Transfer RNA from Dysgonomonas reticulitermitis, 72 nucleotides, folded computationally. Its Rfam family is "tRNA". Rfam links the family to the GO term triplet codon-amino acid adaptor activity. About the family: Transfer RNA (tRNA) molecules are approximately 80 nucleotides in length. Model confidence (mean pLDDT): 83 of 100.
């Protein structure tokens, strides 16, 4: 230098054009003599970044950054 895949709450991941979700974690409450487990509620995301297409973009297109792999 070339090719492929990835970047989404604290962590791991879904979401292939129309309200951004799940599990774990965190906080509060319930239950308990107490802790764990269990139940209920809550906070936390400008979807890596900058543009473009579209009535509408996490999703499609292009540039850039970054991580992983393949080839050399």
């Nucleotide at each position: 230098c070339g090719c492929g895949g990835g970047g989404u709450g604290g962590a791991g991941c879904a979401g292939u054009g129309g309200u951004a979700g799940c599990u774990c974690g965190c906080c509060a409450g319930g239950c308990u003599c107490a802790u764990a487990a269990c139940c209920u509620g809550g906070a936390g995301g400008u979807c890596a970044u900058c543009g473009g297409u579209u009535c509408g973009a996490a999703u499609c297109c292009g540039g850039u950054c970054u991580c992983c792999g393949c080839a050399a």